[in-house]
A computed fold for a 74-nucleotide RNA from an uncultured Bdellovibrionales bacterium, annotated as transfer RNA. It matches the Rfam family "tRNA". Rfam links the family to the GO term triplet codon-amino acid adaptor activity. Model confidence (mean pLDDT): 81 of 100. The sequence was found in a public genome assembly.
């Protein structure tokens, strides 16, 4: 210097060949249940899908740069 991968919610991730409202778990708030915590149970909550630009009638998703992480290879 070259090549693949990743990048979605406060964390770990999912998300079918581009189309209805972006979803789970775990957290966080409130109630229940308990003398009381913990566990359980209801409920509420939470994202400019890394950032620009482009193709589309539409983009998390296709391309292109770029920037953060990982591998490798020189």
């Nucleotide at each position: 210097g070259g090549g693949c991968c990743c990048u979605u919610a406060g964390c770990u991730c999912a998300g079918u060949u581009g189309g209805u409202u972006a979803g789970a778990g775990c957290g966080g708030c409130c109630g229940g249940c308990u003398c009381a915590u913990a566990a359980c149970c209801g409920g509420u909550u939470g994202g400019u899908c890394g950032c620009c630009c482009g193709u589309u009638c539409a983009a998390g998703u296709c391309g292109g740069g770029c920037a953060g992480g990982g591998c490798c290879c020189a």